[in-house]
């Protein structure tokens, strides 16, 4: 490194939830996770929206294959990292455009040139040399100037170079020979790198040949660019019964006249406000009946589902098929708990018993004249800690419409 495994077992009191039976009392049944968690990401399931089609937005991004979908999951390719088992990779596009790259540095990208290397021109301390004239000398020769030459350390200024050095997190392929003034892909092997073939692969890719002296740095988790996929809200979705109150509609409920087939029909008026009355305008208490709609509250959604197990069967494998079994919370501020027994598990403590190991003497047997020597028993003692016995621990966490991932939490055991 990786892979797997259980996440204590029973019994007894005493309580919860829910189901069922029971007029009650009561009986019975069944009751949390690997992650129930984060709510990251796919999905069924419900409402909403929707003629097409586009922009903005979001996400994914090697290749096959799984699968109800998925950004998951398997097997491969590439690249990376470890001795090594094996991990990890948001792995197109930087030759479309825009923009960035601190600090150093000449130059952070149309490339350039600070040291350096080369050369050319000009000046040049000093050295050499030759010539004149001058002074010493008897000569050889020596010393001063002055022209003229040739080399020169440094300077200064053009050109040329990009091998070294020097900055950097990164400096325009790399190593090597050859070239060259000095270099350089300047020319040549090898490597890398592009493009072609050609084989093997389903593909990513892989190998092999051949060709171009060679494009151009680093970032797309900078905008972007491509290619695909995406409607939006959630189970407090949402559906269905349905009180009181208070809103909304509609009908009446008082009183006089008039008519009547006696059942009722027709008109007027009414109560308040303003008002001396009228007309008018204006307001529409209160009670009964109905009807609608929402609220509380009930009731469904709702746990039988991509369902668990168990075998064979295809497949490297995810994972599919087939067969036979099984039904296992469903609540609605939320139950699934608590003591105590035993039992098992892990740690540790003890040496009292059992046990293992080691033991002086001392006995017994072999061998042997005898000593030594082999073997066996073996009390004290010492070591060990399988068993016994004693302590003491046991995480993370708590369904809330259901699946599939993935993420973190989490004490432990087991095998490679």
């Nucleotide at each position: 490194c990786g892979a797997g495994c259980a996440g204590g077992g029973c019994g007894a009191u005493c309580g919860c939830u829910c189901g069922c039976c029971g007029c009650a009392a009561g009986g019975u049944g069944a009751g949390a996770g690997g992650a129930a968690a984060g709510u990251c990401c796919g999905a069924a399931c419900u409402c909403c929206g929707c003629a097409g089609g586009g922009c903005a937005g979001u996400g994914u991004g090697c290749c096959g294959g799984g699968u109800a979908a998925c950004g998951c999951c398997c097997g491969g390719u590439c690249g990376g990292g470890g001795u090594a088992a094996c991990c990890c990779g948001a792995a197109g596009g930087a030759a479309a455009g825009u923009g960035g790259c601190a600090c150093a540095g000449a130059a952070a990208a149309c490339a350039u040139a600070c040291c350096g290397c080369c050369u050319c021109g000009c000046c040049g301390a000093c050295g050499c040399c030759c010539g004149c004239g001058g002074c010493c000398g008897a000569a050889a020769g020596g010393c001063c100037g002055c022209g003229g030459g040739c080399g020169a350390a440094g300077g200064c200024g053009g050109g040329g170079u990009a091998a070294g050095g020097g900055u950097g997190a990164a400096a325009a392929g790399g190593u090597g020979c050859g070239g060259u003034a000095a270099g350089a892909g300047c020319g040549c092997a090898c490597c890398g790198c592009g493009c072609c073939c050609g084989u093997g692969g389903u593909a990513a890719c892989a190998c092999g040949g051949g060709u171009g002296g060679c494009a151009g740095g680093c970032a797309a988790a900078a905008c972007c660019c491509c290619a695909c996929a995406c409607g939006g809200a959630g189970c407090a979705a949402g559906a269905c019964c349905a009180a009181a109150u208070a809103g909304g509609g509609a009908g009446g409920c008082u009183u006089c006249c008039c008519c009547u087939u006696c059942g009722g029909g027709g008109g007027a008026a009414a109560c308040g406000a303003c008002g001396g009355c009228c007309c008018g305008u204006c307001g529409c208490c209160g009670c009964c009946u109905c009807c609608g709609g929402g609220u509380a509250g009930g009731u469904c959604g709702c746990u039988c589902g991509a369902g668990c197990c168990c075998g064979c069967c295809a497949g490297c494998a995810a994972u599919g098929g087939c067969g036979g079994g099984c039904c296992u919370a469903g609540a609605g501020g939320a139950a699934u708990g608590a003591u105590c027994g035993u039992c098992g598990c892990u740690u540790u403590g003890u040496a009292c018993c059992u046990c293992g190991c080691c033991g002086g003497a001392g006995c017994g047997c072999c061998c042997g004249c005898g000593a030594a020597g082999g073997c066996g028993c073996g009390g004290a003692g010492g070591c060990g800690a399988a068993g016994g016995c004693g302590a003491a621990g046991a995480a993370c966490a708590g369904a809330a419409u259901u699946c599939g991932g993935c993420u973190u939490a989490c004490g432990g055991c087991u095998c490679g």

Overview
The prediction has a mean pLDDT of 76. Bacterial RNase P class A from a soil metagenome, 416 nucleotides, folded computationally. Its Rfam family is "Bacterial RNase P class A". Rfam classes the family as a ribozyme. Gene Ontology terms of the family: dimeric ribonuclease P complex, ribonuclease P activity and tRNA processing.